[in-house]
Molecule: small-subunit ribosomal RNA
Organism: uncultured Synergistales bacterium
RNA sequence: GAAGUGAGCUGAGAGUUUGAUCCUGGCUCAGGACGAACGCUGGCGGCGUGCUUAACACAUGCAAGUUGGACGACGGUUGCUUGAAGCAGUGAUGUGGAGGGCGAUACGGAGUAGCGGACGGGUGAGUACAACAUGAGAAGCUGUCCCAUAAAGGGGGACAACGUCUGGAAACGGACGCUAAUACCCCAUAGGCCGAGAGGUUAAAGCGCGCAAGCGCGAUAUGGGAGGUGCUCGUGUCCUAUCAGCUGGUUGGCGGGGUAACGGCCCACCAAGGCGAUGACGGGUAGCCGGCCUGAGAGGGUGACCGGCCACACUGGAACUGAGAUACGGUCCAGACUCCUACGGGAGGCAGCAGUGGGGAAUAUUGGGCAAUGGGAGGAAUCCUGACCCAGCGACGCCGCGUGAACGAAGAAGGCCCUUGGGUCGUAAAGUUCUUUUAUGCGGGAAGAAGGAAGUGACGGUACCGCAUGAAUAAGCCCCGGCUAACUACGUGCCAGCAGCCGCGGUAAUACGUAGGGGGCGAGCGUUGUCCGGAAUUACUGGGCGUAAAGGGCACGCAGGCUGUGCCGCAAGUCAGCUGUUAAAGGAUGCGGCUUAACCGUGUUAUGCAGUUGAAACUGCGGUACUGGAGUACCGAAGAGGCAAGUGGAAUUCCCAGUGUAGCGGUGAAAUGCGUAGAUAUUGGGAAGAACACCGGUGGCGAAGGCGGCUUGCUGGUCGGUAACUGACGCUCAUGUGCGAAAGCCAGGGGAGCAAACGGGAUUAGAUACCCCGGUAGUCCUGGCGGUAAACGAUGAAUGCUGGGUGUGCGAGUAGAGAUACUGGUGUGCCGCAGUUAACGCGCUAAGCAUUCCGCCUGGGGAGUACGGUCGCAAGAUUGAAACUCAAAGGAAUUGACGGGGGCCCGCACAAGCGGUGGAGCACGUGGUUUAAUUCGAUGCAAACCGAAGAACCUUACCUGGGUUUGACAUGUACGUGGUAGGAGGCUGAAAGGCUGACGACUGUGCUGAAAGGUAUAGAGCGUACACAGGUGCUGCAUGGCUGUCGUCAGCUCGUGUCGUGAGAUGUUGGGUUAAGUCCCGCAACGAGCGCAACCCCUGCAUUUAGUUGCGAACAGGUGAAGCUGAGCACUCUAGAUGGACUGCCAUCGACAAGGUGGAGGAAGGUGGGGAUGACGUCAAGUCAUCAUGGCCCUUAUGUCCAGGGCGACACACGUGCUACAAUGGCCGGUACAGAGGGAAGCGAGGCCGAGAGGAAGAGCGGAUCCCAUAAAGCCGGUCUCAGUUCGGAUUGAGGUCUGCAAUUCGACCUCAUGAAGCUGGAAUCGCUAGUAAUCGCAGAUCAGCCAAGCUGCGGUGAAUACGUUCCCGGGCCUUGUACACACCGCCCGUCACACCACCCGAGCUGGGUGUACCCGAAGCCGGUGGCCUAACCCGCAAGGGGAGGAGCCGUCGAAGGUGUGUCUGGUGAGGGGGGUGAAGUCGUAACAAGGUAGCCGUACCGGAAGGUGCGGCUGGAUCACCUCCUUU
Repeated sequence: GAAGUGAGCUGAGAGUUUGAUCCUGGCUCAGGACGAACGCUGGCGGCGUGCUUAACACAUGCAAGUUGGACGACGGUUGCUUGAAGCAGUGAUGUGGAGGGCGAUACGGAGUAGCGGACGGGUGAGUACAACAUGAGAAGCUGUCCCAUAAAGGGGGACAACGUCUGGAAACGGACGCUAAUACCCCAUAGGCCGAGAGGUUAAAGCGCGCAAGCGCGAUAUGGGAGGUGCUCGUGUCCUAUCAGCUGGUUGGCGGGGUAACGGCCCACCAAGGCGAUGACGGGUAGCCGGCCUGAGAGGGUGACCGGCCACACUGGAACUGAGAUACGGUCCAGACUCCUACGGGAGGCAGCAGUGGGGAAUAUUGGGCAAUGGGAGGAAUCCUGACCCAGCGACGCCGCGUGAACGAAGAAGGCCCUUGGGUCGUAAAGUUCUUUUAUGCGGGAAGAAGGAAGUGACGGUACCGCAUGAAUAAGCCCCGGCUAACUACGUGCCAGCAGCCGCGGUAAUACGUAGGGGGCGAGCGUUGUCCGGAAUUACUGGGCGUAAAGGGCACGCAGGCUGUGCCGCAAGUCAGCUGUUAAAGGAUGCGGCUUAACCGUGUUAUGCAGUUGAAACUGCGGUACUGGAGUACCGAAGAGGCAAGUGGAAUUCCCAGUGUAGCGGUGAAAUGCGUAGAUAUUGGGAAGAACACCGGUGGCGAAGGCGGCUUGCUGGUCGGUAACUGACGCUCAUGUGCGAAAGCCAGGGGAGCAAACGGGAUUAGAUACCCCGGUAGUCCUGGCGGUAAACGAUGAAUGCUGGGUGUGCGAGUAGAGAUACUGGUGUGCCGCAGUUAACGCGCUAAGCAUUCCGCCUGGGGAGUACGGUCGCAAGAUUGAAACUCAAAGGAAUUGACGGGGGCCCGCACAAGCGGUGGAGCACGUGGUUUAAUUCGAUGCAAACCGAAGAACCUUACCUGGGUUUGACAUGUACGUGGUAGGAGGCUGAAAGGCUGACGACUGUGCUGAAAGGUAUAGAGCGUACACAGGUGCUGCAUGGCUGUCGUCAGCUCGUGUCGUGAGAUGUUGGGUUAAGUCCCGCAACGAGCGCAACCCCUGCAUUUAGUUGCGAACAGGUGAAGCUGAGCACUCUAGAUGGACUGCCAUCGACAAGGUGGAGGAAGGUGGGGAUGACGUCAAGUCAUCAUGGCCCUUAUGUCCAGGGCGACACACGUGCUACAAUGGCCGGUACAGAGGGAAGCGAGGCCGAGAGGAAGAGCGGAUCCCAUAAAGCCGGUCUCAGUUCGGAUUGAGGUCUGCAAUUCGACCUCAUGAAGCUGGAAUCGCUAGUAAUCGCAGAUCAGCCAAGCUGCGGUGAAUACGUUCCCGGGCCUUGUACACACCGCCCGUCACACCACCCGAGCUGGGUGUACCCGAAGCCGGUGGCCUAACCCGCAAGGGGAGGAGCCGUCGAAGGUGUGUCUGGUGAGGGGGGUGAAGUCGUAACAAGGUAGCCGUACCGGAAGGUGCGGCUGGAUCACCUCCUUU
């Protein structure tokens, strides 16, 4: 040096819609920031910062003066000189020092004059553009400052001050007189200016120093510079269209005026322009920028402090002076307000610095100093400076430091928790050793101060340095359910309270309050407010619109946007280099200075705009050419395309006539209605209007709405073929224009049928409906209006690209004789690849891949509402908000549940049968009622002869009364106790209990004693006290256990794999089959578990073993009879083992399967019959009263004991049973046959007594032995003869028996007498499918007895029926719809009533803004006049005159004010209207399932309300059948 390099920076999500899921979508949170405020707390320092509200009002002080070197006078001080009166002296003279003169002065205040008061300082009211930012420009001015040049000659007259007089309370003046200048004026001369030129016009000042020369400071003119300022242009700069038209000096021209300067800036005349959807005009809001905050960025928000610009100065207007102002601390006028006043008149302006009041959530000292920096005046000294530099106050912010450090376990005390073991606060404290930042005291002590020297510091004895004492002086705030780091106890009990969102709190709250512990930050911590972020939630970067919000109903089309192919040119866009600018500060970064940091210094660093030089691919512009886009022409084709005229038949209704007779019609069933005055039916004739069967078809045509008999005329579009013509002529389209179903409106016709409204009949609780009978608008035609629909493919238009298959409409081509096949075009359907989608789905007719243009969306409700505008005859349409309110509202799909959805299947579910219940009487249970108490629980199925397999006392839990208090019962501690424990007896009492009490102990050990014994102590017991016991008190919604139910229904799940983003699905669905998810087959599934079945028990057959108490065949004995006896174990039986049944065999059906049907054999046949056995789960099902148990409650009572009562009541209602109503029966007599059980405080034989219940006495038996124990129905015979009976037995009377302490409340049984209801049971309803129902008796548990007619078992006799699955009920599987998920006992709509909230209308009332017309018209500028006034100049000797100026007056403009009339906006308003929200209000049931009349959209009418009905439309309708198409084989 080059290539180039490079620091730095660089994107987080979560909660909440659901049973769960994905998506859409809003709400909320975590971050950062602040001129902040509030709450609690507070040690120090540095640097910053501090009225965001009332541009509200201001007491007091200060904030702008300075110059004597511009000037005169006055005063003070002072130098020199002169020197009066007086005093002393006889006098000279001395003294004295007034006054005068000449000076000096760094002194004082006022005046003339000059410069400065236009800077500096404050504020943000106004202003959406006269501003600001940025970049350009030409027609300007500029004091002081700098540079240069020239010149400074001669004159003049005044006015302040001052003096005199005078007005006024004051402020402030008036008249006359005197005076200076760098004040003012004239003449001259330059240069400048004007003019084409001639010419015209126009300057000045001195002062100081010096002996002087001269110097310094000034004054004048011109040219230039610097800085400042005025003006113009491009670009940028908020919201609102519910502001759409605005404009009269308005736009331009010509000529003037005016200005420093351009210009309608102003004026006269002429023309009629100018601005506007790229948003004029109007309204609202707002100072703009550098920057600041945030953000990855793009953006969004903001405009405090610091800096630049602007605007304002009590409000409004105006000019003067000046270089500069329309002037914050100047002037004039008007207005409001405040103050003074002698009432005549005056004064004032803190949005300067302090400060005060007020407002407010809220913002500081009436401080020091000009030492520094800067400013004004001055030659300077110097003066002035609330600018500034400092200090004070405030944790308001940022930054830094500290409140100690090390060691220290008996893990102290104490707190909290606790399973009682312990854990934790916690090395924390104490204690030992150390340090001294900070604070305090003492000593020292700056820089900031410069230009050669000197002098000069408010801050300040400050920063800083040294020394000393001593852990000494210094920690809080918030949080701990999830988001979100951090958990326990107690209190509270939907209360008190919390809460950012979701949400916590109704007795076990990690969510409230407190405590302990923990987490976070730390001299702060939280809260509130605001902004950005997260939010891709306005999407430029970077979103969407089939169903979530969102495609305009459709077309034509101006502006606008976009636009095919080749070539040439230009260079606006675009790209590159360079230049100017982008103030400083800030930001980023390198280096540096304060001990560090904050803070500060210095260097570097830019995306914009402008200029310039280039490039030419793309866009653009100009030119030229092309044919593919588009169009034209010609030849063909199809069609419910449109308009008009004509015409046809069927049907309906009506009219006429005939036949004919009693009904017709209508419905779920009816009725209204029509008909004997002849309907309906039928035949003939006629009239009228409307609509066009079959063909007819996911067929055709059209832009959409829409279009359907036939013929004719007129007419639009489309398709195919040819490739002759034009040569980009194209696409889209805001505003606009046209078309636009049905309903509706106006006018005139028409009117058969249908049919809102309306009338009637039904239905119903009602029925303003659904159904029926009538029926008017309307439906039809002509002309006009209206402009909306689920106007939908819920899918804008156009172009290009991207696999296939299969139908169908219409052209064309190729091959073929043809049938036909193939190719390609244009429409219209279906299935599907890739791709896409949240999913469903779409898929060359895209919702795929791209481009262009238009429309639309941004949480739900309020609301398509209100107000305003436009349109309309009206109905209404269109455009279209806000307050307020919610945390959701939604889409798609999933699993369930449900349906007055569907399919298949099962069950005594129905049907077919048999017998009951519901009626009667009685019993039992329940409800209700009653009661002192009628203890408690169970309440659809699945409570109600249930807990209860035994309520007279007991039980017993209830009531009344009487007792008792460590207790009826357990454990422990302490103390006491030998005449103790126990306790006969007595008194009292209803009992419990109370009082008394003879007698009177026991055990271990120690000491002592010979022993007896004594003594001490311990135990037991008793007593006292304390812990505690006790509770059938509460909570089954805190629980365990147990149980019911769906249901003995066939289901419920898992692993792996696969599919799906996911919830989930698959497996488990399908075809068959089964009692069964039983089995087989198929299948992206393959396996497995809990259930089913089997294994277990009883029973049915057989074999075998065994043989008493059982048995009885053979033998023997024996009796009235009898296994009674010997003997026996064959049989029966008993009770152990074993066998047997498996669709094993045959036939057939089936798929060659599983299996079904039939058959054989068999005791038994397809699970032989019965039992036990109950999956995952559901019902917060039942039980705290079986038991157990958390928590709560009672503790001389809610514990416990006792007596009596109650649980048994009785107008009623319900449930479960028993007995009946009779002859298939009752009664009497005779007679036969079981099984299974029980028995010792028991069963009790036989005999005796009693009519009987039973009694006395009593054999046998702990049982295959004895007893209970006669089974009954049955069978045989007799009687009764259809009746309230010889049925039925309730009720009642009398007398008894038995149990028991006791049968009154309140037992059972016996006997006699009594003899009720009841003659087969309404609506309704229950059980049962075979040894079942029905019917008959027997036994047992509980138990003293028994209210048992109940329950659990046992056997005897022993049926009928099942066509079948349409219906009712329950269940299983598949499927479908869903707005349900607490799951249909679901959800949910509208009126009405009440309360609260915001809003709209409203007779009006009232305030503010603004427009317009007119009136009045201050100050002032300008113009006119100027008779009155006037020093400078001119004429004139003068007087005087002229010129010029002025006062005054007149006029234009003109603020405030007044009057009228518009418009915008706020407040208030009797009353009216809808809306939202609210705990369990009223009426109905509209919607979600076919929601019980499918729903919805538009429109019209009607109705308490949801809503109903008519007309047209949509599927975002279930279900069944049919048709067509598609898919698979």